Background
Predicted 3D model of an 86-nucleotide RNA (c-di-GMP-I riboswitch aptamer) from Roseimaritima sediminicola.
RNA sequence: CCUUGAAAAAGGCAAACCGGUCGCGAGGCCGGGGCGCAAAGCUACGGGUCCCCCACGCGUGCGUGUUGGACUGCCGGGCUGCCAAG
Numbered sequence: 001c002c003u004u005g006a007a008a009a010a011g012g013c014a015a016a017c018c019g020g021u022c023g024c025g026a027g028g029c030c031g032g033g034g035c036g037c038a039a040a041g042c043u044a045c046g047g048g049u050c051c052c053c054c055a056c057g058c059g060u061g062c063g064u065g066u067u068g069g070a071c072u073g074c075c076g077g078g079c080u081g082c083c084a085a086g
Base pairs, nucleotide, nucleotide: 002086003085004084005083012037013036017032018031019030020029021028022027035073041079042078043077045076046075047074048071049070050069051068054065055064056063057062058061
């Protein structure tokens, strides 16, 4: 430097759910919790999903389009990184 994550060690993160709080909402943050994770570290760059406003349509709460937003624990890309094995 490359490949890999079977075994091991040091540690790390934290789904659902519950409490608090912020937001119209998707959802964010804090605490509990622990399903999982070798990038479940960072980045909304491409796709995707979701929310709000507006427009149009209709079967009247859904579809399509659109401005703005949310999600990286949906997939891919970019950047960085611990340990071990080969």

Lineage of the source: Bacteria > Planctomycetota > Planctomycetia > Pirellulales > Roseimaritima.